[in-house]
RNA sequence: AGAGUUUGAUCCUGGCUCAGAACGAACGUUGGCGGCGCGCUUAACACAUGUAAGUCGUGUGAGUGGUUGUUUUGGUGGUUUAUUAGAGUGGUGAAUGGGUGAGUAAUACGUGAGUUACCUAUCUCGGUGUUCGGGAUAGUUUUUUGAAAGAAGUGUUAGUACCGGAUACGCCUCGAUUGAUAAAUAUUGUUUGAGGGAAAGGGUGUUUUUGUAUAUGUAUUUGCAUUGAGAGGGGCUCGCGGCCCAUUAGGUAGUUGGUGAGGUAAUGGCUCACCAAGUUAUUGAUGGGUAGCUGGUCUGAGAGGAUGAUCAGCUACAUUGGCACUGAGACACGGGCUAGAUUCCUAUGGGAGGUAGUAGUGGGGAAUUUUGUGUAGUGGGCGAAAGCCUGAUGCAGCGACGCCGCGUGAGUGAAGAAGGCCUUCGGGUCGUAAAGCUCUGUUGAGGGGGAAGAAUCGCGCGUGGUCUAAUAGGCCAUGCGUUUGAUGGUACCCCUCGAGGAAGCACCGGCUAACUCCGUGCCAGUAGUUGUGGUAGUAUGGAGGGUGCAAACGUUGUUCGGAAUCACUGGGCGUAAAGGGCACGUAGGCGGCUAUGUAAGUCAGGUGUGAAGUUCCUCGGUUUAGUUGAGGAACUGUGUUUGAAAUUACUUGGCUUGAGUCCGGUAGAGGGAAGCGGAGUUCCUGGUGUAGAGGUGAGGUUUGUAGAUAUUAGGAGGAGUACCCGAGGUGAAGGUGGCUUCCUGGGCCGGUAUUGACGUUGAUGUGCGAAAGCGUGGGGAGUAGACAGGAUUAGAUGUUUUGGUAGUUUGUGUUGUAGACGAUGUUCACUAGGUGUCGCGGGUAUUUAGUCCUUGCGGUGCCGGAGCUAAUGCGAUAAGUGAACCGCCUGGGGAUUACGGCCGCAGGGUUAGAGUUUAAAGGAAUUGACGGGGGCCCGCACAAGCGGUGGAGUAUGUGGUUUAGUUUGAAGCAGUGUGUAGAACUUUACCUGGGUUUGACAUCCCUGGAACACCCUGGAAAUAGGGUGGUGCCUCUUUGAGGAGCCAGGAGAUAGGUGUUGCAUGGCUGUCGUCAGCUCGUGUUGUGAGAUGUCGGGUUGAGUUUUGUAACGAGCGUAACCCCUGUCCCUAGUUGUCAGCAUUAGGUUGGGGAUUUUAGGGAGACUGCCCCGGUGAAUGGGGAGGAAGGUGGGGACGACGUUAAGUCCUCAUGGUUUUUAUGCCCAGGGUUACACACGUACUACAAUGGGCGGUAUAGAGGGUUGUGAAUUUGUGAGGGGGAGUUAGUUUUAGAGAGCCGUCCUCAGUUCGGAUAGGAGUCUGCAACUCGACUCCUUGAAGUCGGAAUUGCUAGUAAUCGCGGAUUAGUAUGCCGCGGUGAAUAUGUUUUUGGGUUUUGUAUAUAUUGCCCGUCAUAUUAUGGGAGUUGUCUGGACCAGAAGUCGCCGGCCUAAUUUGUUUGUGGGAUGGAAGUGUUGAAGGUUUGGGUGGCGACUGGGGUGAAGUUGAAAUAGGG
Repeated sequence: AGAGUUUGAUCCUGGCUCAGAACGAACGUUGGCGGCGCGCUUAACACAUGUAAGUCGUGUGAGUGGUUGUUUUGGUGGUUUAUUAGAGUGGUGAAUGGGUGAGUAAUACGUGAGUUACCUAUCUCGGUGUUCGGGAUAGUUUUUUGAAAGAAGUGUUAGUACCGGAUACGCCUCGAUUGAUAAAUAUUGUUUGAGGGAAAGGGUGUUUUUGUAUAUGUAUUUGCAUUGAGAGGGGCUCGCGGCCCAUUAGGUAGUUGGUGAGGUAAUGGCUCACCAAGUUAUUGAUGGGUAGCUGGUCUGAGAGGAUGAUCAGCUACAUUGGCACUGAGACACGGGCUAGAUUCCUAUGGGAGGUAGUAGUGGGGAAUUUUGUGUAGUGGGCGAAAGCCUGAUGCAGCGACGCCGCGUGAGUGAAGAAGGCCUUCGGGUCGUAAAGCUCUGUUGAGGGGGAAGAAUCGCGCGUGGUCUAAUAGGCCAUGCGUUUGAUGGUACCCCUCGAGGAAGCACCGGCUAACUCCGUGCCAGUAGUUGUGGUAGUAUGGAGGGUGCAAACGUUGUUCGGAAUCACUGGGCGUAAAGGGCACGUAGGCGGCUAUGUAAGUCAGGUGUGAAGUUCCUCGGUUUAGUUGAGGAACUGUGUUUGAAAUUACUUGGCUUGAGUCCGGUAGAGGGAAGCGGAGUUCCUGGUGUAGAGGUGAGGUUUGUAGAUAUUAGGAGGAGUACCCGAGGUGAAGGUGGCUUCCUGGGCCGGUAUUGACGUUGAUGUGCGAAAGCGUGGGGAGUAGACAGGAUUAGAUGUUUUGGUAGUUUGUGUUGUAGACGAUGUUCACUAGGUGUCGCGGGUAUUUAGUCCUUGCGGUGCCGGAGCUAAUGCGAUAAGUGAACCGCCUGGGGAUUACGGCCGCAGGGUUAGAGUUUAAAGGAAUUGACGGGGGCCCGCACAAGCGGUGGAGUAUGUGGUUUAGUUUGAAGCAGUGUGUAGAACUUUACCUGGGUUUGACAUCCCUGGAACACCCUGGAAAUAGGGUGGUGCCUCUUUGAGGAGCCAGGAGAUAGGUGUUGCAUGGCUGUCGUCAGCUCGUGUUGUGAGAUGUCGGGUUGAGUUUUGUAACGAGCGUAACCCCUGUCCCUAGUUGUCAGCAUUAGGUUGGGGAUUUUAGGGAGACUGCCCCGGUGAAUGGGGAGGAAGGUGGGGACGACGUUAAGUCCUCAUGGUUUUUAUGCCCAGGGUUACACACGUACUACAAUGGGCGGUAUAGAGGGUUGUGAAUUUGUGAGGGGGAGUUAGUUUUAGAGAGCCGUCCUCAGUUCGGAUAGGAGUCUGCAACUCGACUCCUUGAAGUCGGAAUUGCUAGUAAUCGCGGAUUAGUAUGCCGCGGUGAAUAUGUUUUUGGGUUUUGUAUAUAUUGCCCGUCAUAUUAUGGGAGUUGUCUGGACCAGAAGUCGCCGGCCUAAUUUGUUUGUGGGAUGGAAGUGUUGAAGGUUUGGGUGGCGACUGGGGUGAAGUUGAAAUAGGG
């Protein structure tokens, strides 16, 4: 620091996902040790049991125990500086500590101030006091009562309990006095007067009295009272700061303020009476939701974001509400009263309880510990102290929950062991890893030693000081001694033993480090994302190997980061999401030049604060680390103070350039109102006139003989304003178009007079706002939704057509939306040019106008530089560079939506979500492909022609059907007379049956035998059994042995498969297409994919060539090179040939090489020459010459690629499958079937013909397992025959159409030959299924073929025959050969295919593409919904517990007071009861908010396969 993912590829926008860090975590697998931390995040749910707050006898009464007297042995007294339980009284504490986060959005918290508006127990330092009295009461005794908890009464008693009086330095209250404080009715000080208010003693020593006790004095100590101050702690107030929702916009009657009173420690509507009507809020009140706050923690470069466990500060709460009491302090966790809920006890009358202290239990939950130990340390309470108490706390236990550390061994060791895995079978790898050898001892086990943490207090003995008369004694300081350890026999140390007991988890397609085999076969599974898996899976499961981390490793969850993806730092808005439809204008924001002052912002310095801890740095200390100790920095904040004055702000002046006003011109469809005009449409009336008119792609509905259309004259009415008219004008936008008049807004130009910043933007608001629509009143010619009819169509609610009503028009209201668009908010400034146009000016020339040139300002267009932009593009009219303000955006869908609010008569508008779903959606550009887009060009593509196919019969192939089997492949063109150049057996792969298992075939091993030939028996054969003959070749050491080869038998490695996969492959082949294309290097260009080159003008069959050119070159294709053919020459003549010579029946022979021919080599053709066109080009047209002329004709030759085209059944081959069978052998059958359909052919339908007779002229082939002559025989197929021939010798072999002659005369025929009967021939082991041919007889369909469709451009089509391969035989097929031998092409409009270019695209599996909506089905979340049921909250009313406060005749009342005089009365005081106010839960009623459920219903999302149409994307028809 980035990466993956939208595409065929690219750039961008944009979301989703990942890599990092963290956690009070949980889960899975695994687990050796230690240290330090941490451990109910959920039910503030309910709790059994134990424990968590006591202490003081030096406040006090009584008692227990000890001890000691006395005694009547019942008792009774003294004493106890170390007896003391449980209680009482009294003091103090219990308001701390500990827990939890329910409530709380401010009565809280943080930070900084204030308190002239306050309090403060204990503690510290001072001042002054501590006096005289009194009556009770608990305990206790006893009585009563109750189940209990307890309660009531009676008698007695103490005090540091309670009460009264005295005293008063401070203190409090009131008054006067005079200063200070900015002011003040306040505070404080001076002087002075009046009034008021306290207390408690105890311990110890000593002294005196009289011996004890008591008492007195005194000392000391500890209390008490009062007062001043301090420290620490609190109360109250204020500034600032920190969550969400505006689909919460108004809230508020004690409300806001005042006066007075009450209340409080204290201010205050805190409370009350009266008066006033305020107060708060868009700088977000009120309401709703959520939440303890902070220091901090996590993350981050930071700014920020998230969070608030442990530790620390504050706060709230203590079963749920309410309430007070006590107290310095509470409205009190382990106190009280009361109401509710709930649990327990009960004798049913009544009582008791509160773990959110610590352990622990149940429950909830994914999930969180022991009913441990000690007060040794630290801290706290009480106490004079010892000490006691302390679940605070220190320790231990449990838990890998976290962080940190250590270990699981080290060295050596190659036969690279065995074994696993892989393998190209050679080997590689696990791997120095192991074993083996040599060591070590952290840890572990055993044994031994053994801590620090402890300082004290106290006590003992000393020393010094202080108080004192004192060497007692007390107190203070100090030395020595003594004493105290839960942890723990732990840490640590030593010895012995011994490699022994100690490694796992995840991952390995990319992101992301790490690869192979096997299994599985879109299954099982995986998955964070992209995705993977359909028989060769580095993605699933296992294995081997590897990578990462390691006592852990993964997963899940959450937070921050990456995310500049809410953008302050640090984003955007033409087209990706995003500029409000437009203006005016309020609040607000921002604001020209200049001067003065102030100092709020701003800046600088000082100072206070910003707790500790944390973070960072340094140092220390545990071996180190982590924890931890000390110091420093920092805490970006805030208060206060001093200063500066540039700038913002404010104040007071000034200025003119921004802005406005004024004067003079000027253009305009700017707006409103009234009037006027002509053309056209329609209708009405009349005339002329006759059969159609109208409309359409074509028609029909319609209209017309009752006279239309057409034409003509007149009239009516409404709407709109041709030409001018223009990328012209004008307006803020919407919009605006005949002419005239009236009213009226704005702009521009020129002038310079005037005001003096008056400006700009603009939330809320207000107004304007196309068309359509709505209300109401007019109007209504044309047009025209809805509607009706007619066409079209599969349908046709679409389109077209004939009609036609709202509407369109007008007045007046309403609506408030549009692709209201420049998809571009308004304003200002700056930044190259060029060229139009509109308005108004200036200047020169001209006599003026006009015109021209130049120029200024204002509008409106085009092109274009810099710059910007993802690109496209924008480019002074910015999308450039800056400034100001407003609006808006944050993935796609859901959603232009729901609910709620506001507006509207309604339709509806505006504001505006969520659940849920999804990995993309999108922009611009690129290359292809495609288009019922365009341009150019080509091809038997069409057209022009000739002949066919499709109809018939037959042949052949295919489908289908059938069958035991009808083996199989091929399937539009590019399968179908194709593989198959030839299925009777064989072939043969199929079926039935019979056999066989190392095999029909290959290699290796062992045994025997030569091989081989012949015969017999069974059998359909394969084969089985038996017999006879017979021994060969090579070498050596020659009885014999071995070897090569062959045969038989045996065992296993293995053979074999026309089984499967052509979608695992090679090779070969088809097709586009013999189309002209396909690419590369370097350069240039673009962010890039890419482009350029390869294109523009010509030209060509051609990317052929030329020219231009940011391209220059090159390659594969084209062409040429190769073969055949056409002319000539040279060479050579046998089997070929014969002009002339000789000869023969005959080129038969001699002879000849001229010719033909054969087969070798050459020549020739190149636009070379001439003319014309063309760019002095390429090249085209014409001509000459030539056998041939512009590629002469034909063949072979097939670029990059496409088609998962075809072939595993030619061959080769991976995988897979089979192995007494899917192999191999044999016989028979089948591949030849037959209601039918299609393809390809043959023969015909006849006279351009058929039959018969005669007669002429080919080419190219084949032949020894062959071809086969002459001759003979048969009607014929053929037979006999066998010459010749290994071929220019011989043979096949007769060419046929043609020509000559003759018959037939238009008919199912002398056409046609199918079918069928009979008789034969040939091949072959064998013609039944199932061959070909011959003869005689038979004589079917068919009279030229519907829609449709095919071939061919010259020696071609058509027609005629001949040959060959394949075979034993079988040809209408295939491959060749020659003979005869045409017609037509105007041309490129259309059809088809192709090339190139341009354009559009939502396509890239590429139009057989993509894709939309309804319906049906399943599922899912959600809106409405009669209602129903919870919960929160408000108003009104009822009733009202406890309690405070007020009242209180009557009742009770020790201390005090008073009277009376000992009975007691009165007062004061206190209490109970009563009563009033207030008051929680509760009840009744009525609202509001928010949930759950809900028949039915609305749309939305998703799924797989449907239905229906074909809306969008190409001009998408």